[in-house]
Context: one part of a larger RNA
RNA sequence: UGACGGAAGGGCACCACCAGGGGUGGAGCCUGCGGCUUAAUUUGACCCAACACGGGAAAACUCACCCGGCCCGGACACCGUAAGGAUUGACAGAUUGAGAGCUCUUUCUUGAUUCGGUGGGUGGUGGUGCAUGGCCGUUCUUAGUUGGUGGAGCGAUUUGUCUGGUUUAUUCCGAUAACGAACGAGACUCUGGCCUACUAAAUAGUGGGCGGAUUCUUUCUGUCCGCAACACUUCUUAGAGGGACAAGCGGUGUUCAGCCGCACGAGAUUGAGCAAUAACAGGUCUGUGAUGCCCUUAGAUGUCCGGGGCUGCACGCGCGCUACACUGAAGGAAUCAGCGUGCUUUCUGACCUUGCCCGAAAGGGCUGGGUAACCCGAUGAAAAUCCUUCGUGAUUGGGAUAGGGACUUGCAAUUAUUUCCCUUGAACGAGGAAUUCCCAGUAAGUGUGGGUCAUAAGCUCGCGUUGAUUACGUCCCUGCCCUUUGUACA
Numbered sequence: 001u002g003a004c005g006g007a008a009g010g011g012c013a014c015c016a017c018c019a020g021g022g023g024u025g026g027a028g029c030c031u032g033c034g035g036c037u038u039a040a041u042u043u044g045a046c047c048c049a050a051c052a053c054g055g056g057a058a059a060a061c062u063c064a065c066c067c068g069g070c071c072c073g074g075a076c077a078c079c080g081u082a083a084g085g086a087u088u089g090a091c092a093g094a095u096u097g098a099g100a101g102c103u104c105u106u107u108c109u110u111g112a113u114u115c116g117g118u119g120g121g122u123g124g125u126g127g128u129g130c131a132u133g134g135c136c137g138u139u140c141u142u143a144g145u146u147g148g149u150g151g152a153g154c155g156a157u158u159u160g161u162c163u164g165g166u167u168u169a170u171u172c173c174g175a176u177a178a179c180g181a182a183c184g185a186g187a188c189u190c191u192g193g194c195c196u197a198c199u200a201a202a203u204a205g206u207g208g209g210c211g212g213a214u215u216c217u218u219u220c221u222g223u224c225c226g227c228a229a230c231a232c233u234u235c236u237u238a239g240a241g242g243g244a245c246a247a248g249c250g251g252u253g254u255u256c257a258g259c260c261g262c263a264c265g266a267g268a269u270u271g272a273g274c275a276a277u278a279a280c281a282g283g284u285c286u287g288u289g290a291u292g293c294c295c296u297u298a299g300a301u302g303u304c305c306g307g308g309g310c311u312g313c314a315c316g317c318g319c320g321c322u323a324c325a326c327u328g329a330a331g332g333a334a335u336c337a338g339c340g341u342g343c344u345u346u347c348u349g350a351c352c353u354u355g356c357c358c359g360a361a362a363g364g365g366c367u368g369g370g371u372a373a374c375c376c377g378a379u380g381a382a383a384a385u386c387c388u389u390c391g392u393g394a395u396u397g398g399g400a401u402a403g404g405g406a407c408u409u410g411c412a413a414u415u416a417u418u419u420c421c422c423u424u425g426a427a428c429g430a431g432g433a434a435u436u437c438c439c440a441g442u443a444a445g446u447g448u449g450g451g452u453c454a455u456a457a458g459c460u461c462g463c464g465u466u467g468a469u470u471a472c473g474u475c476c477c478u479g480c481c482c483u484u485u486g487u488a489c490a
Stems, first nucleotide, its partner, number of pairs: 001490002006485008016474002020438005027322003031318004035313002043054002065308005071302001076119005086113001089108002092105003123296002126294003132290001134284003137280003144183003148179002150159003162174001164173002188273003194242002198239004204233004209227006248262005324431001328390006342375001351370003355366004397428001402423005444466008
């Protein structure tokens, strides 16, 4: 000096508690991990900081694993063989999963590209993340870190970087042998909320005008459709700006920094991103034509082809989905979103799809529109709402598991890709000990879009819709930070 331990005092955090809410843990299923099994069930990762993670939803490919079979994509140099031919390719039959001349039989073909050896390359999802880069994660979401000059000390070092108050904050006020600084925090960037002020818009609308249709009562009125040298920008879109600063008032406080309440207001804490110093022998050589070394390199660990596997099931653990019903299920009716995405190519077809027809549905056929504020599409979403039936029973709750059938994607669906129809109708009557997440448009319910995607969401990343209870505190548990003390220990 403390990264360690004992003790004391402050402070902080829903990866801590309190007050609560939803759960998980029990059931069925999905999925990841272990184990077992297996030709192979490829592999990484194992407390937080592995386990719906590797953007890892693998039928082939992927693919690394297993069983088989081709190929050389062995540069270049040297030596050899060699135009009296180094070598290449092949029909048929045998052989073979194979229309691999792979090999064999049989002969033809080719012409210095090769072939044999040595050196040396190349490739490798082979090894080593304990040789590395880069990236990521974590310590660590807290407030922490550093040097210059000066002071103290022989020196390591220390002061600055603090008794106190205050703040989310080493944030400020102040105190002061320190002064003046830098990184981090904050500021900043994106995002949400306000603007009858600006700029505009036939890819957004509104109003009026004209024409037509419609029901009644002909017109006036309503409703709908169309037209165009009309007008405008409230709604919509999106540029530039404005707006909030604890600014005003009252308390409280050194009348400082600030805190609390109220008023005015669209806001008086929107949510995220970025993020220091020092580290870890954290993860990744399976992201890379980043990479050292080692291994292998033609009977290949290279590469391609065929098949299998990664899905296997006495079992244990983790993330989830569906439920256990009446605040419900089923049938009908009415009624409301916001993020997004979308083929023009390898040119008959491929993406998002309206309308019409066929079909129980899944789906199919024919037509159009869309390179998209123009078309799908007013995305008429779900829950919620209203009416009817059911009536507490393993029941019309639940929908696992099976059987049969139909279509679709794909070269290929068996170990059932997905979807649909009929039948079947298991556990489950709210889950022990434990344990997780969370405070406002949040939790929870509910659907929807993107990613993956030929097929395609029980995952994940977004988006809206309905929308609570309970704190607004504490250091008791679990951890973290600072100070003081002690000095056994490094």
Predicted 3D model of a 490-nucleotide part of an RNA (small-subunit ribosomal RNA, 3' major domain) from a metagenome. It matches the Rfam family "Eukaryotic small subunit ribosomal RNA". For this family Rfam cites "Crystal structure of the ribosome at 5.5 A resolution" (Yusupov et al., Science, 2001). Clan: SSU clan.